[in-house]
Molecule: SAM riboswitch aptamer (S box leader)
Organism: Azospirillaceae bacterium
RNA sequence: CCAUCAUCAAGACCAGCCGAGGGAAAGGCCCGACGACGCUGGGGCAACCUGCGGGACUCACGUCAAGAGGCUCCCGAAAGGUGCCAACUCCCGCGGCUUCGGGCCGGCAGAUGAUGG
Numbered sequence: 001c002c003a004u005c006a007u008c009a010a011g012a013c014c015a016g017c018c019g020a021g022g023g024a025a026a027g028g029c030c031c032g033a034c035g036a037c038g039c040u041g042g043g044g045c046a047a048c049c050u051g052c053g054g055g056a057c058u059c060a061c062g063u064c065a066a067g068a069g070g071c072u073c074c075c076g077a078a079a080g081g082u083g084c085c086a087a088c089u090c091c092c093g094c095g096g097c098u099u100c101g102g103g104c105c106g107g108c109a110g111a112u113g114a115u116g117g
């Protein structure tokens, strides 16, 4: 970088440094010298993957205590690998439906993880 699959309405901030843009892209709307974005340190959120604990389950034992397994499922904690900590992926662009200044569904694009190349 590409492909496949899953998820994307919830959640989670302080300090130091820097100094003007930032929110992917057009439009909109926001954030930002009361210092954004970014970097560093600490903290936190979450539970995708690994590992861990419990249960279901399977097998063996054979009546009463418990043993083994690890394919699959559920629950838990959060050790490791990531990720994330303004706004629904901030909204929207394309298509459909609709009770039509609006709402809903899907698609494209994007993000994150896992697997493969």
Base pairs, nucleotide, nucleotide: 001117002116003115004114005113006112007111008110013042014041015040016039017038021031022030023029027091028090043085044084045083048081049080050079052076053075054074055073056072057069058068059067089109094106095105096104097103098102